[in-house]
This is a predicted structure of a 352-nucleotide part of an RNA (small-subunit ribosomal RNA, central domain) from a metagenome.
The RNAcentral record of the full RNA draws on SILVA.
The prediction has a mean pLDDT of 89.

Context: one part of a larger RNA
RNA sequence: CUGGGCGUAAAGCGCACGUAGGUGGCAUGGUAAGUCAAAGGUGAAAGCCCUCGGCUCAACCGAGGAAUUGCCUUUGAAACUGCCUUGCUUGAGUCCGGGAGGGGGGAGCGGAAUUCCCAGUGUAGCGGUGAAAUGCGUAGAUAUUGGGAGGAACACCUGUGGCGAAGGCGGCUUCCUGGACAGACACUGACGCUGAGGCGCGAAAGCCAGGGGAGCAAACGGGAUUAGAUACCCCGGUAGUCCUGGCUGUAAACGAUGAACACUUGGUAUAGGGGGUGAUGAAAGUCCCUCUGUGCCGGAGAGAACUCAUUAAGUGUUCCGCCUGGGGAGUACGGCCGCAAGGCUGAAACUC
Numbered sequence: 001c002u003g004g005g006c007g008u009a010a011a012g013c014g015c016a017c018g019u020a021g022g023u024g025g026c027a028u029g030g031u032a033a034g035u036c037a038a039a040g041g042u043g044a045a046a047g048c049c050c051u052c053g054g055c056u057c058a059a060c061c062g063a064g065g066a067a068u069u070g071c072c073u074u075u076g077a078a079a080c081u082g083c084c085u086u087g088c089u090u091g092a093g094u095c096c097g098g099g100a101g102g103g104g105g106g107a108g109c110g111g112a113a114u115u116c117c118c119a120g121u122g123u124a125g126c127g128g129u130g131a132a133a134u135g136c137g138u139a140g141a142u143a144u145u146g147g148g149a150g151g152a153a154c155a156c157c158u159g160u161g162g163c164g165a166a167g168g169c170g171g172c173u174u175c176c177u178g179g180a181c182a183g184a185c186a187c188u189g190a191c192g193c194u195g196a197g198g199c200g201c202g203a204a205a206g207c208c209a210g211g212g213g214a215g216c217a218a219a220c221g222g223g224a225u226u227a228g229a230u231a232c233c234c235c236g237g238u239a240g241u242c243c244u245g246g247c248u249g250u251a252a253a254c255g256a257u258g259a260a261c262a263c264u265u266g267g268u269a270u271a272g273g274g275g276g277u278g279a280u281g282a283a284a285g286u287c288c289c290u291c292u293g294u295g296c297c298g299g300a301g302a303g304a305a306c307u308c309a310u311u312a313a314g315u316g317u318u319c320c321g322c323c324u325g326g327g328g329a330g331u332a333c334g335g336c337c338g339c340a341a342g343g344c345u346g347a348a349a350c351u352c
Stems, first nucleotide, its partner, number of pairs: 004323003007306002012320001014201002017198001021194003025088003029084003033081002035077008049065006091191001092188003096183001098181001103177007110154001115149007125136002162169002206247006215241002220236004258319006266297011279286002301308002325352003334345004
């Protein structure tokens, strides 16, 4: 390279937007680059292959044929691909009036609780554990009542539920703002899909500067436990956790399952929307149909099995990413990025 693969064996980029490229709906006319057909030229000879022949055979040699799957020229065909042209509406998008939502950003507000401070009542304990001790407390703690300060998180509702591309998002009000969904005509007319590079977003921890600091809590100190105990348990406690601006760019960033489209028996539940001449009902609701999403169970089929199964891991098409025995190693070296920590790219010797 070919071939085979990527849920769990090695393998889907954390996610999106999008450049080049690749690829692409229905119909008309044209063209003839690809494609197909025919003819001609060329594809040296020798060799290989087939047939016949010559040395007594063979090796070897001679003759003829085939082959040389290619290239060029000319003529022709026009189904398919391409290109040009003219249309179409089912793909894609826009308009209209709707309902749902912890989607994002800013501002303001609220109550419960913890801690601290002040004051009242009150007295000897409190706290903590397997049991204790360190710790706190007669300088009046714990408990309890009233007042105040401050920070962080939003119980119940809460769901097998919703929203978001992913990371993720949960008290209430308001302002700004993105997306999805269903319905109904109308409009544009293939404008689509994917996407190497690139650009943006990206939990937690960490970093820089300035704030903030209630609770919690790496490090650290102490008490226990233990043979020891640099731990598990207990008492404390600083970074950090929070806010603003900037950086980092990683994760079991997981559905360990790339994106898009089409097709392929069913059952049940749930969320949002729409419809019903219908049944029940005062209504709401229940029931039925349908679109979109989210779960469970199972059929064909798939699979090494587990299992997946219209939300596919089934059947196909297009495009991208990735894998190629284990260790060495996500290391070294080089390059790029970063303030650093480190990240991205990413070997070999050697060894089994």